A computed fold for a 72-nucleotide RNA from Sphingomonas segetis, annotated as transfer RNA. The organism belongs to Sphingomonas, within Bacteria. The coordinates come from a structure-prediction model, not an experiment, and the mean pLDDT is 84.
RNA sequence: GGGCGCGUAGCUCAGCGGUAGAGCACACCCUUCACACGGGUGGGGUCGCAAGUUCAAUCCUUGCCGCGCCCA
Numbered sequence: 001g002g003g004c005g006c007g008u009a010g011c012u013c014a015g016c017g018g019u020a021g022a023g024c025a026c027a028c029c030c031u032u033c034a035c036a037c038g039g040g041u042g043g044g045g046u047c048g049c050a051a052g053u054u055c056a057a058u059c060c061u062u063g064c065c066g067c068g069c070c071c072a
Base pairs, nucleotide, nucleotide: 001071002070003069004068005067006066007065010024011023012022013021018055026042027041028040029039030038048064049063050062051061052060
């Protein structure tokens, strides 16, 4: 330098054009003498950045950035 894949909550990941979710973690409540387990409620997101297509983009297109693998 070229090709491919990935980038979404603190972490691991879903979400194939129509209001962004789960598990774990965190806070509070219930339960317990207390802790753990269990149950419930809640907080937490510029969906890597920018542009384009579209009535509408996490999703499609292009460029850039970062990470990984392969080739040279």

Description: It matches the Rfam family "tRNA". Rfam describes the family as follows. Transfer RNA (tRNA) molecules are approximately 80 nucleotides in length. By type it is a transfer RNA.